[in-house]
Context: one part of a larger RNA
RNA sequence: CUUCGCUAAGGAACUCGGCAAAACAGCGGCCGUAACUUCGGGAUAAGGCCUGCCCUGCUUUUGCAGGGCCGCAGCGAAAGACUCCAAGCGACUGUUUACCAAAAACUUAGGUCCCUGCUAAAGCGCAAGCUGAUGUAUAGGGGCUGAUGCCUGGCCAGUGUCCGAACGUUAAGGGGAGAGGUUCACGCCUUGAACUGAAGCGCGGAUGAACGCCGGCCGUAACUAUAACGGUCCUAAGGUAGCGAAAUUCCUUGACGGGUGAGUUCCGUCCUGCACGAAUGGCAUAACGACUUGGAGACUGUCUCAGCGAAGUACUCG
Numbered sequence: 001c002u003u004c005g006c007u008a009a010g011g012a013a014c015u016c017g018g019c020a021a022a023a024c025a026g027c028g029g030c031c032g033u034a035a036c037u038u039c040g041g042g043a044u045a046a047g048g049c050c051u052g053c054c055c056u057g058c059u060u061u062u063g064c065a066g067g068g069c070c071g072c073a074g075c076g077a078a079a080g081a082c083u084c085c086a087a088g089c090g091a092c093u094g095u096u097u098a099c100c101a102a103a104a105a106c107u108u109a110g111g112u113c114c115c116u117g118c119u120a121a122a123g124c125g126c127a128a129g130c131u132g133a134u135g136u137a138u139a140g141g142g143g144c145u146g147a148u149g150c151c152u153g154g155c156c157a158g159u160g161u162c163c164g165a166a167c168g169u170u171a172a173g174g175g176g177a178g179a180g181g182u183u184c185a186c187g188c189c190u191u192g193a194a195c196u197g198a199a200g201c202g203c204g205g206a207u208g209a210a211c212g213c214c215g216g217c218c219g220u221a222a223c224u225a226u227a228a229c230g231g232u233c234c235u236a237a238g239g240u241a242g243c244g245a246a247a248u249u250c251c252u253u254g255a256c257g258g259g260u261g262a263g264u265u266c267c268g269u270c271c272u273g274c275a276c277g278a279a280u281g282g283c284a285u286a287a288c289g290a291c292u293u294g295g296a297g298a299c300u301g302u303c304u305c306a307g308c309g310a311a312g313u314a315c316u317c318g
Base pairs, nucleotide, nucleotide: 001312002311003310004309005308006307007306009304010303013302018299028050029049030048031047036041038147052069053068054067055066056065057064058063070074082297083296084295085294086293087292088291089289090288094106095105110145111144112143113142114141115140116139122131123130124129148284149283150282151281153214154213155212158211159210160207161206162205163204164203167202168201169200173196174195178191179190180189181188182187215233216232217231218230219229242276243273254270255269256268257267258266
């Protein structure tokens, strides 16, 4: 050094962090069990007590009552959950970077939009053909969101998509007025105006659970402060509800309160949101989580601070 065992007093003072270790309880019986809740749960919540053997009585499946006996110890060995409080994220079970990431990422049921009338759309293939599907809009494909509850605001100017028997523009083609070359001529060749001529684009409209976007300055109330209010500029429209120093807050260790002897973390509140915000979903949420964060109990060599012992490896000598 590696793997173990024990340790006075203290008990997280260690540390990024109780990492590691220790300890509690031990799939049984009896009692008891909170907030919250989607009424199913939470829950074995938490917490407490019991457990052997012999005799008697009653029941006789199980056991109950009384008396007695032994031990430090009676689920007498082995195996055999630490628990609680609060917050974030994700509803959940599940899946993933085979060999540094298991998660808050992916999926999910549910929601919604778009396409598709069947030789379907979509996909594979050069094709034949096949899947879709021996299905038929309560079906199939694609996008986004992601249980559930309450909800999902404004803007169609730009981009996209869809609709529009008109009009403008627009290619090849059609059309040939006319012009030129050549020839004795017939002809042949070249060029070529008007007119005609599709999608597209222009043009008009619709559409956001389509891509997206959602202001500035100045003044004003009988203390002050603030501004319900007014003015003005710009815009397609100027961010609604809810939330908010947040997995988002730079200034910042914001301010106040709680917890601690002491708290850049944590919880509650405020709102001055550098730069939250509504299916790129917003806000809540019981249950669940080898997730993340803060706290408490119990427990301990993590530590104060180290010591002793066992086995093994290495090393030295033989």
Molecule: large-subunit ribosomal RNA, domain IV
Organism: Parcubacteria group bacterium GW2011_GWA2_36_10